[in-house]
RNA sequence: AGAGUUGGCCGGGUGGCGGCUCCGAGGCUUCGGCCCCGGGGAGGAAAGUCCGGACUUCGCAGAGCGCGGCGCCCUCGGCAACGGGGGGCGGGGCGACCCGACGGAAAGUGCAACAGAAACCAAACCGCCUUGGCUUGCCGAGGUAAGGGUGAAAAGGUGAGGUAAGAGCUCACCGGCGGUCCGGGUAACCGGCCGGCCGUGCAAACCCCGCUGGAAGCAAGGCCAAAUAGGGAGGGGAUGACGCGGCUCGCCGACCCUCCGGGUUGGCCGCGUAGAUAAAUCGUCAUCCAAGACAGAAUCCGGCUUAUAGGCCGACUCUCAUC
Numbered sequence: 001a002g003a004g005u006u007g008g009c010c011g012g013g014u015g016g017c018g019g020c021u022c023c024g025a026g027g028c029u030u031c032g033g034c035c036c037c038g039g040g041g042a043g044g045a046a047a048g049u050c051c052g053g054a055c056u057u058c059g060c061a062g063a064g065c066g067c068g069g070c071g072c073c074c075u076c077g078g079c080a081a082c083g084g085g086g087g088g089c090g091g092g093g094c095g096a097c098c099c100g101a102c103g104g105a106a107a108g109u110g111c112a113a114c115a116g117a118a119a120c121c122a123a124a125c126c127g128c129c130u131u132g133g134c135u136u137g138c139c140g141a142g143g144u145a146a147g148g149g150u151g152a153a154a155a156g157g158u159g160a161g162g163u164a165a166g167a168g169c170u171c172a173c174c175g176g177c178g179g180u181c182c183g184g185g186u187a188a189c190c191g192g193c194c195g196g197c198c199g200u201g202c203a204a205a206c207c208c209c210g211c212u213g214g215a216a217g218c219a220a221g222g223c224c225a226a227a228u229a230g231g232g233a234g235g236g237g238a239u240g241a242c243g244c245g246g247c248u249c250g251c252c253g254a255c256c257c258u259c260c261g262g263g264u265u266g267g268c269c270g271c272g273u274a275g276a277u278a279a280a281u282c283g284u285c286a287u288c289c290a291a292g293a294c295a296g297a298a299u300c301c302g303g304c305u306u307a308u309a310g311g312c313c314g315a316c317u318c319u320c321a322u323c
C1' cells in the first nucleotide's frame, strides 16, 4: 500500500417561519371551543408476532391423555426467555475468524423423483469364472460381485495374500461401530487395547428419550351512565345441561341454545413523564458535511430473528514493497 476478519458506537446537524398532538397555569366563551405562556412528543430495529414475563379473565392453575417449547459440556447473570466466558465435536477459510435444530436412524413406521438389475433386503444389465450343447459364436445351467454402467447416494477404503473367478475369505494400515476393559478430563469428549461386528440417507417426516409448559389475550378486563320487557316459535337438560378451553374422568347442580320482533349503543379506568380512538409526532426555507439507508409506537417490559445508505473508534489476519 492492497485485500480482509471482528467488537463497539452514530445513523444527518444548526437556525428561521408555519402547523399537529398531549399535559399544566391564565384569559374569553354562544359551553361546541378559541387565544396566550411554559413543558413533553418514535426506533435501533417502533417490524416479524417467534419466545419469556407482568397484568386480566376463565367456579377448582383437580387427574390422565393429547398438544406446544427446548435439546453437546462446565460455569456466571437472569423468575424466565435468553445472554456472557471457557471448552468438546462436525463443517468452511492460507489466515484473523465464521457456521452448526449439536439427543436417538441398531425400537417401529414412512419417504428416497428420474435413471438403474437392485434404494435396504435382497438382487445381477454388461462383465469375470466353471460347465453342458451345438450350427464355432451363440444358447443353457451354476458360481461371483473385483471391474464397467445408472444415480445425489450402490454398504467400508487402500494394498497384499488367496481363489476356477471372486469376496473381511485372511492379513496390515486407515475409517466406522461395539466392549462389563485401561488411561486422561469436573464434564462434553479424547487416547489406547480388544472384537472382522461393517448394519445408506432423511427425525426442520411421523415417532422415541430427557427436561419443561393450565387456557385465552388490552377488541384482556373493570366501573358509571343510558335503555329495559317482557313476549312468541323451536330444540336440549336431574339418564346431569351450562360451566376450564381438544378428549376422557372427577367436581358442581338448573338452566342453556337458535330464530322472530322491540330498546339502548355514551363516558371513565385499564394507559405508561410520546400516547390517541380518526388516531398527533409534520412541512418549508437557509446553511454545513461524507448529501442522509431501513423504516412509523397502539397494554407494558425483557429477549430472539429479520431489514439497514453512509460514517467513526478499537483489536487482529493475509499478500506485496522498503528499511
Stems, first nucleotide, its partner, number of pairs: 001319010012288007020041005026035003043294001047305002050303005055217004062249004067213005072087006088102001089100004103208002108206002110202003125148002127144008156174006175198002177195003181192004221269004231260006243251001289292001
A computed fold for a 323-nucleotide RNA from Fimbriimonas sp., annotated as Bacterial RNase P class A. A source record names the gene rnpB. Rfam family: Bacterial RNase P class A. The family's RNA type in Rfam is ribozyme. Its family is annotated with tRNA processing, dimeric ribonuclease P complex and ribonuclease P activity in the Gene Ontology. The coordinates come from a structure-prediction model, not an experiment, and the mean pLDDT is 76.